Glycine-GGAnGA riboswitch aptamer, 259 nucleotides, folded computationally. Its Rfam family is "glycine-GGAnGA riboswitch aptamer". Rfam's curators write: glycine-GGAnGA riboswitch is a variant of glycine riboswitch that have in common a U69A change. This riboswitch is associate with genes that encode either saccharopine dehydrogenase or amino acid transporters and other genes with not predicted function. The literature on the family includes a 2017 paper in Proc Natl Acad Sci U S A by Weinberg et al., "Bioinformatic analysis of riboswitch structures uncovers variant classes with altered ligand specificity".

[in-house]
RNA sequence: CCGGCAGAGGAUGACCCUAGAGACUUUCAUCUGUGCGCAGCAUAUAUUGCAAAAUAUGGCGCUGCAGACAGAGGAGGCGCCGAAGAAGCAAAUGAGAGAGCUCAUCAUUCUCUCGUGGAAACUGACAGGCAGAAGGAAGGUUAUCCGACGGAACUCUGGAGAGAGCGGAACAAUCAGGCAAGGCUGAGGGAAAAUGCAGUUUCAGCCGGUUUACUCCGCCGCCUACGUGGCUAUAACCAACUGGUAAAAGGACAGAGAG
Numbered sequence: 001c002c003g004g005c006a007g008a009g010g011a012u013g014a015c016c017c018u019a020g021a022g023a024c025u026u027u028c029a030u031c032u033g034u035g036c037g038c039a040g041c042a043u044a045u046a047u048u049g050c051a052a053a054a055u056a057u058g059g060c061g062c063u064g065c066a067g068a069c070a071g072a073g074g075a076g077g078c079g080c081c082g083a084a085g086a087a088g089c090a091a092a093u094g095a096g097a098g099a100g101c102u103c104a105u106c107a108u109u110c111u112c113u114c115g116u117g118g119a120a121a122c123u124g125a126c127a128g129g130c131a132g133a134a135g136g137a138a139g140g141u142u143a144u145c146c147g148a149c150g151g152a153a154c155u156c157u158g159g160a161g162a163g164a165g166c167g168g169a170a171c172a173a174u175c176a177g178g179c180a181a182g183g184c185u186g187a188g189g190g191a192a193a194a195u196g197c198a199g200u201u202u203c204a205g206c207c208g209g210u211u212u213a214c215u216c217c218g219c220c221g222c223c224u225a226c227g228u229g230g231c232u233a234u235a236a237c238c239a240a241c242u243g244g245u246a247a248a249a250g251g252a253c254a255g256a257g258a259g
Base pairs, nucleotide, nucleotide: 001151002150003149009146010145011144012143013142014141015140016139022078024077025076026075027074028073030072031071032070033069034068037065038064039063040062041061043058044057045056046055047054048053079130080129081128085126087123088122092116093115094114095113096112097111098110099109100108154257155256156255157254158253163220165219166218167217168216169215172211173210174209175208177207178206179205181202182201183200184199185198186197221245222244223243227241228239229238230237
């Protein structure tokens, strides 16, 4: 400053929506289903036959055996997720010790130890989860009940994700390959010297090479918790314009705090 008994905020119930990660792999004497193989029985058609019967073909009618596949269930192995629930910690604050500042005490700053405090969408991964179903923080709607605060701003503290990508330019640094410059030596020259020549050495002035966070230009990815848009929503959901993609900064959200 704004909102609030025309109900702040909260509890409980119902419904809607809601991300992530192996339908990984081994085994089982179990159950269900599907196809097929073998055997037997039954049956249909054709041929032979007086008949009994024999031969050939068909299949999913029944039974048995073995085996394969799929699912369920049990017992394991390795990996991964993070949003039920639970756990951990920062700031703030109390005491003690030491150091800095100070002439010295108090105050104040820093460090260490022991407490109070214990938050989050952070942290790890106990529980839970990793096709579908179920569950699911947060968000929305609704019903009942309680009934006075809540939000933004300010200060301190915690607070995730994703290429220090590729190409080029510029700045800067570095490197003795070339040129320039300086030194030394030598030949030549001549009375002596200078210019020039040859070798060697120094030197980063120029060219060139190498490296490069920040800056600029271009290209291809990726992230999402500022801002923005979407949906009956103001959302940790969806999108990816802005923003971001080592650290710093920023940062939804969270705890504490004065006037």